The RNA shown here (Glycine riboswitch aptamer) has 87 nucleotides and comes from Puniceibacterium sp. Its mean pLDDT, the model's own confidence on a scale to 100, is 76. The model forms 90% of the base pairs in the Rfam consensus. It matches the Rfam family "Glycine riboswitch aptamer". From the family's description: This family represents the bacterial glycine riboswitch. Clan: Glycine riboswitch clan.
């Protein structure tokens, strides 16, 4: 020095889902109902694995979350920079 995976940082993109009713509250807080899934987190097992172990969804659930804007948001893209891994 080339590719490839992971980590972290920088910038760029980034869904979805709401009504009521009260309140000296002013986009806030209570409360009923009703919804979303793409932080986390939990189950299912198609696949990976000779068995064990273990791994494993954008699928299920909705216990967290969240339902104007804004924030945050898996995940994408490109830069940086480090570990590793192959040539």
């Nucleotide at each position: 020095g080339c590719u490839g995976u992971c980590a972290c940082g920088a910038c760029g993109g980034g869904a979805g889902a709401a009504c009521c009713g009260g309140c000296a509250a002013g986009c806030g807080c209570c409360g009923g109902u009703g919804c979303c899934g793409a932080a986390g987190g939990a189950g299912c097992a198609a696949c990976c694995g000779c068995c064990c172990c273990g791994g494993a969804a954008a699928c299920u659930c909705u216990c967290a979350g969240g339902c104007c804007c804004a924030a945050g948001g898996a995940c994408c893209g490109c830069c940086g920079c480090g570990a590793c891994a192959u040539c």